[in-house]
RNA sequence: CGCGGGUUGGAGCAGUGGUAGCUCGUUGGGCUCAUAACCCAAAGGUCGGAGGUUCGAGUCCUCCACCCGCCA
Numbered sequence: 001c002g003c004g005g006g007u008u009g010g011a012g013c014a015g016u017g018g019u020a021g022c023u024c025g026u027u028g029g030g031c032u033c034a035u036a037a038c039c040c041a042a043a044g045g046u047c048g049g050a051g052g053u054u055c056g057a058g059u060c061c062u063c064c065a066c067c068c069g070c071c072a
Base pairs, nucleotide, nucleotide: 002070003069004068005067006066007065010024011023012022013021018055026042027041028040029039030038048064049063050062051061052060
């Protein structure tokens, strides 16, 4: 250089073009003599960046960045 995969809350991951979710964690409350566990609730996302297609893009197309792997 070429080819493939990946990038989505703090962490790990889902997500048929039609309101962005799950588990853990964090915070507040409940329960308890108390802590853990358990129960309830909340906060936290420019969906890696920039363009394009579309009435509408996390999703489709192009370019770029970063990570992992394959070939030489």